C1' cells in the first nucleotide's frame, strides 16, 4: 500500500406545509337518569379545534423454544414426535458462551445432525473373477502328482527293445497363490527384511488402527506416556433399530363478558361425547337430550391488550456466555387495519457534461407491528468503529 | 394473524434411494377420395431453486420460492 478474517454500530440529518391513528382536554350534536324547574351526573359519534405519543434490525419466514389461555390430567400400556461430544448459561430451546475432536486454511480463523455399524435386521445399483463367513479374469508358480522328451544307471530280453530308479528339459492337465494388472466410491492394513516352486502376517522390525490393563493429567468430553493380546475387524443409522434425554394437545380466529339476529327446522347412528390413536377407569348426556350432516341467522361492542424473562449505566461475581445489586428511563396498540406526502436545506451513491473548480439529472436499500417474549434462517443502498493476519515496501 | 399441504412431460398424476415413467395431447407415416377412428415408430424433463448427508437424492434433511386448503 494490497489482500483478508472477527466482532460492534448507524439505517439519511434539520426546518417548513398538509394529511392519518390512538390515548387526553375542551366545544358542537344527539342521547340516558335524577328534578316541577332552572340546572347537574353520565354515555355515544364516519363533527370540529387543540396537546403528547406513533415500526424494525430485520417487524419477514412461522423453523425452534417459552409466557399466557382453553381442553384433558388416579394410575399405566402401546403407537406417533424430538433430541444427540463435554462442561456451563438460561423460564426455555435444536439458541448463546468455554473447551474436546475432526475437516478446511500460509495465516487471523472458519465449518460440524460429532452416542451405538465386534445387540440385531436390512442396502451397497452399473462395472467387476469376487461387494462382506469375499473372490479368481489377466497373471505369478507348478514344489507334489499327470503326460511328453532326453542323459545315465543297474535288472530283464527272443538282441528289435521292455519297465524301474536318479537327474534334466518342457506342457500348463490337476493343483497352489493373492505380490502385480484390470474393475469400482468401497477389494479384507502399509514399509522393509527374511522366507518359498510363487506367494501371503507366514516370521521379524517399525507404523496406523483396535481390544484390554497399568500410571499421570482434566469437573468432564479427552489428552500424555507405559505394557499386553489376536495379527486387522468395510460404508451407510438426514434406513429399521437400540441407548441417554425431553415432550398431554391445541393456540389471542386462544379464552372470557354484554348485546342483536334465525326456525331448536329437516335427516342420519343407537349408545354417543370427553380437543392425536388403542383401550383400563372416572365424568357428563341420554329419545323435545347428546353426537355428525343439511339448512337459517348474526358478523356488534368490551376484556385478554401491552411494564416486560424490558432498556441504559455504574459497581461486584465469572475466561465467557450470563448473573446480582443500587441508581434512572418508557408510554403504537389499530380492526376496511393508521404511522403518509410534497417542498427547501445539507450529506452519501451513480450517470453525463468540464482539464479543472464544479454544473445538470436520477437516486437513498430491504422491508414493514397485530397477544407478547427468547433464538434461528432469510433480504437488504451504502457508510463508519475497533481487535487481527498474511505479503511487499521504506525506516 | 394462526395451523396445514403441494411443486415431476404441453396438461392430468404415479414413482419415497442406484433404468426418470404412464394416459392424454404434439410429430411422421401407414389406412382413406378428404376429415376422423384405428395401426406403427419417434420427439420432449435443470424432478420448483439452493445447500447438506450418502459412493450415488425426483426420493432423506435444512433454507428460499411459488400454489392451494381451514379457523370466529
Nucleotide at each position: 500500500u494490497g489482500a483478508g478474517u472477527c466482532g460492534g454500530c448507524c439505517a439519511g440529518g434539520c426546518g417548513g406545509c398538509c394529511g392519518c391513528g390512538u390515548a387526553c382536554c375542551g366545544a358542537c350534536c344527539c342521547u340516558u337518569c335524577c328534578u316541577c324547574g332552572u340546572g347537574g351526573a353520565g354515555g355515544u359519534g364516519a363533527u370540529c379545534g387543540g396537546u403528547c405519543c406513533g415500526a424494525g434490525g430485520a417487524a419477514c419466514g412461522u423453523c425452534c423454544g417459552g409466557a399466557c389461555u382453553c381442553c384433558a390430567c388416579a394410575g399405566g400400556g402401546c403407537a406417533c414426535g424430538g433430541u444427540g461430544c463435554u462442561g456451563g448459561g438460561u423460564a426455555a430451546c435444536a439458541c448463546c458462551c468455554a473447551g474436546u475432536c475432526g475437516g478446511g486454511g500460509c495465516g487471523a480463523c472458519c465449518c460440524g445432525a460429532a452416542g451405538g455399524a465386534a445387540a440385531g435386521u436390512g442396502c451397497c445399483a452399473c462395472a467387476g473373477a469376487g461387494a462382506a463367513c469375499a473372490g479368481a479374469c489377466c497373471g505369478c508358480c507348478g514344489a507334489u502328482g499327470g503326460c511328453g522328451g532326453g542323459u545315465c544307471a543297474a535288472u530283464c530280453u527272443c538282441c528289435g527293445g521292455a519297465g524301474u530308479g536318479a537327474c534334466c528339459c518342457g506342457c500348463a492337465c490337476a493343483g497352489g497363490c493373492a505380490a502385480g494388472g484390470g474393475u469400482g466410491a468401497a477389494a479384507c492394513g502399509g514399509u522393509g527384511c527374511g522366507g518359498u516352486a510363487a506367494g501371503a502376517g507366514c516370521g521379524c522390525a517399525c507404523c496406523a488402527g483396535c481390544a484390554u490393563c497399568c500410571g499421570g493429567g482434566g469437573u468432564g468430553a479427552c489428552c500424555c506416556g507405559g505394557g499386553u493380546g489376536g495379527c486387522u475387524c468395510g460404508g451407510c443409522a438426514a434406513a429399521c433399530c437400540c441407548c441417554g434425554c425431553c415432550a398431554g394437545g391445541a393456540g389471542c380466529a386462544a379464552g372470557g363478558u354484554c348485546g342483536a339476529a334465525c326456525a331448536g327446522g329437516g335427516g342420519g347412528a343407537g349408545u354417543g361425547c370427553g380437543g392425536c390413536c388403542c383401550g383400563c377407569a372416572c365424568g357428563c348426556a341420554g329419545a323435545c337430550a347428546c353426537c355428525c350432516c343439511c339448512g337459517g341467522g348474526u358478523g356488534g361492542a368490551c376484556c385478554g391488550c401491552u411494564a416486560g424473562a424490558g432498556g441504559u449505566g455504574a459497581c461486584g461475581g465469572g475466561c465467557a456466555a450470563c448473573c446480582g445489586u443500587c441508581a434512572c428511563c418508557c408510554g403504537a396498540g389499530a380492526g376496511g387495519g393508521a404511522u403518509g406526502g410534497c417542498c427547501g436545506u445539507c450529506g452519501g451513491g451513480c450517470g453525463u457534461c468540464g482539464c479543472g473548480a464544479g454544473a445538470c439529472g436520477c437516486u437513498c436499500a430491504c422491508a414493514g407491528a397485530a397477544u407478547c417474549c427468547g433464538g434461528c434462517g432469510u433480504a437488504c443502498c451504502g457508510g463508519c468503529c475497533g481487535a487481527c493476519u498474511c505479503a511487499c515496501c521504506a525506516c | 394473524g394462526g395451523g396445514c399441504g403441494g411443486u415431476u412431460a404441453g396438461c392430468u398424476c404415479a414413482g419415497g434411494g442406484g433404468g426418470a415413467g404412464a394416459g392424454c395431447a404434439c410429430u411422421u407415416c401407414c389406412u382413406u377420395g378428404a376429415c376422423g377412428c384405428g395401426g406403427a415408430a419417434g420427439g420432449g424433463g435443470u424432478c420448483a431453486g439452493a445447500g447438506g448427508u450418502u459412493c450415488a437424492a425426483a426420493u432423506c434433511c435444512u433454507c428460499u420460492a411459488c400454489c392451494g386448503c381451514c379457523c370466529a

This is a predicted complex of two RNAs, RNase P RNA and transfer RNA, with 467 nucleotides together. Rfam match: Bacterial RNase P class A. The family's RNA type in Rfam is ribozyme. The literature on the family includes a 1999 paper in Nucleic Acids Res by Brown, "The Ribonuclease P Database". The prediction has a mean pLDDT of 77.